This is a predicted structure of a 73-nucleotide RNA (transfer RNA) from a Candidatus Omnitrophota bacterium. The source organism's lineage runs through Bacteria, Pseudomonadati and Candidatus Omnitrophota. It matches the Rfam family "tRNA". The family's RNA type in Rfam is transfer RNA. Model confidence (mean pLDDT): 82 of 100.

């Protein structure tokens, strides 16, 4: 110093060739149960790493930058 791939809810992950984002687990309350677990209903929940570009509109597309890993040198 070069190349690549990752950054999205508390975790671990999706997101269909651009029209403001699910899922699981988790947490709350309620049912059951003497009670705890297991079940079952309802609710919780993020302006997508950052800053600019391009569009009528960016989680998506282009540039920087931050941080993580992998490889080369």
């Nucleotide at each position: 110093g070069g190349g690549c791939g990752g950054u999205u809810a508390g975790c671990u992950c999706a997101g269909c060739u651009g029209g403001u984002a699910g899922a699981g687990c988790g947490c709350u309350u309620g049912a059951c149960u003497u009670a705890c677990a297991u079940u079952c209903a309802a609710g919780u929940g993020g302006c997508c790493g950052u800053u600019g570009g391009u569009u009528c509109g960016a989680u998506c597309c282009c540039a920087g930058c931050a941080c993580c890993g992998c490889c080369c040198a």